[in-house]
Context: one part of a larger RNA
């Protein structure tokens, strides 16, 4: 001199745009942050009703999400990450292509309804009942084994036709119909593809040698078991290995990149917001479901710690959004909206969404405007100094013309909305035809913010400057007070009676809604 998620002090007028527990990964009150689908099912209740029905609520069964999306960085020197490859060792719900199929059967059980435990949390029994739940059979195509061949290849291997065993699929509902059928959506299987994730590997980024040795599933072998898969990953057996001054162990500290500060630049420091990846979800273990967790708002043990109890027993987890204590120099509203982008489920209409868009609050930071502008010498009055002549505050000030940024009042007022839905009309493909499907056009409607932005008109100089500093570095000096005192200092150093160093005033310099002053990097 530049930076800062910044604290302090004094001071403070407005706009836009980022930012805003860095400390206790310390306890958390209250609210909300994951639901959805009746076009998957059965009944129960409301409402209407031409008695045909129709719509609508909410518990249950069943899908499909909850593995995303949102915190936080505690652990972690590690294939955690960057980078570059490899899987002839691997898996993928949903999407998407392109082939085949969706045949025929069964018991059951929530809900209900009854008796009935319990303070509660929550349950027993015993009766009915439904489905795309569920549980055999059939067929296919697939894996898998054994058999002997073909091609390839990269040691295991890949592929590709044959024959045998063996083993596994399926679900409907909804809409038109001339009642044959159709449409779209779902349902099984196999193939490949998108995208996504598991595993392996070179290479790279820390501090200590006042840590020098370390390793028993250790390091390899067979041979088994497990995994979507390779592998001491795990177990029998066997071998005596395997890692280190090119730094092993051990201890110490840290998530990691893109980036960001800084500097000419080579480096140095950082790791806040934003993106990526990784690790965690009171603490420690575990497994279940499921394409996907060993799952922040899911299950189960242990443990601390809060709550409720009728003492038998139970119930809970903010490092999600806003909040409270508490630590601390310090860091915000229990606020609006699904108008918009995105995600769940749903044909869809919508439902949900503290993800997000948006208001608050903060000068915490970047930029921008403002706090007037012209004329105006009797150099007015006061200050402050004087060699008592005079200097200086100084065009500064009143005055006298103007302006209206912004203010205030009043008017008119957005883009952000594209659409889906619905209706009307018209073309396309495709069907024996409907219906449905693509398109195109018109109509009908969505806006948290917000009567905001912006804009027009009146109105008024009225509402709008301050800190720091003046002895050299370093741009600004004089007077009075103090008297080695009181105090100031970043370094030199100032102060014991004429201090341009203390402290007030006058005046100057810098800067500017800021100023200084501390911490911390370059």
């Nucleotide at each position: 001199g530049g930076a800062u998620g910044a604290a302090c002090g004094c001071u403070g007028g407005c706009g836009g745009c980022a930012u805003g527990c860095c400390u206790a990964a310390u306890a958390c009150a209250u609210g909300c942050a994951a639901g959805u689908c009746g076009a998957a099912c059965g009944g129960a209740c409301c409402a209407u009703u031409u008695c045909g029905g129709u719509g609508g609520u909410a518990a249950g069964u069943g899908g499909c999400g909850a593995a995303c999306g949102g915190g936080u960085g505690a652990g972690u020197a590690a294939c955690a990450c960057g980078u570059a490859g490899g899987u002839a060792a691997c898996a993928u719900a949903u999407c998407c292509a392109u082939a085949c199929g969706a045949c025929g059967a069964g018991g059951a059980u929530a809900a209900c309804g009854g008796c009935u435990g319990g303070a509660a949390a929550c349950g027993g029994c015993u009766g009915c009942u439904a489905a795309g739940a569920c549980u055999g059979g059939a067929u296919a195509g697939g894996a898998a084994u054994a058999u002997a061949g073909g091609a390839g290849g990269c040691a295991u291997c890949u592929u590709u036709a044959a024959u045998a065993u063996u083993u596994u699929a399926a679900a409907g509902g909804a809409c038109c119909u001339u009642a044959g059928g159709g449409u779209a959506c779902g349902c099984g299987u196999a193939u490949g593809g998108a995208g996504u994730g598991g595993c392996c590997c070179g290479c790279g980024g820390c501090g200590u040698a006042u840590u020098a040795g370390u390793u028993a599933g250790u390091u390899g072998g067979u041979g088994a078991g497990g995994u979507a898969a390779c592998g001491g990953c795990u177990c029998a057996c066997c071998a005596a290995g395997a890692c280190g001054a090119u730094g092993a162990u051990a201890c110490g500290u840290a998530g990691c990149c893109g980036a960001c500060c800084u500097g000419a630049g080579a480096g140095g420091g950082u790791g806040a917001u934003c993106g990526g990846c990784c690790a965690c979800a009171u603490u420690g273990g575990g497994a279940c479901u499921g394409a996907g967790a060993c799952a922040c708002g899911g299950c189960c043990c242990a443990a601390a710690c809060u709550c409720c109890u009728a003492c038998g027993g139970g119930a809970g987890g903010c490092a999600g959004c806003a909040g409270u204590a508490g630590g601390g120099a310090a860091u915000c509203u229990u606020c609006c909206g699904c108008a918009a982008u995105g995600g769940a489920c749903g044909a869809a209409a919508g439902u949900c969404u503290g993800a997000c868009g948006g208001a608050g609050c903060a000068a915490c930071g970047c930029c921008g405007c403002g706090u007037g502008a012209g004329u105006g010498a009797a150099g007015a009055a006061g200050g402050u100094u004087u060699u008592c002549g005079g200097a200086u505050c100084g065009u500064a000030a009143a005055a006298c013309u103007c302006u209206g940024u912004u203010g205030u009042c009043a008017g008119a007022g957005a883009a952000g909305a594209a659409c889906a839905a619905g209706u009307u009309g018209g073309a396309g493909a495709g069907u024996a035809a409907c219906u449905g499907c693509u398109c195109c056009a018109g109509c009908c409607u969505u806006g948290a913010c917000g009567g905001u932005a912006u804009c027009u008109g009146a109105c008024c100089a009225g509402a709008a400057a301050g800190c720091c500093a003046c002895g050299g570095c370093u741009a600004a000096c004089u007077a009075c007070g103090u008297g080695c005192c009181a105090g100031c200092a970043g370094c030199c150093g100032c102060g014991g009676u004429a201090a341009u160093a203390c402290g007030u005033a006058g005046g100057u310099g810098g800067c500017a809604a800021g100023c200084g002053u501390u911490g911390u990097c370059c």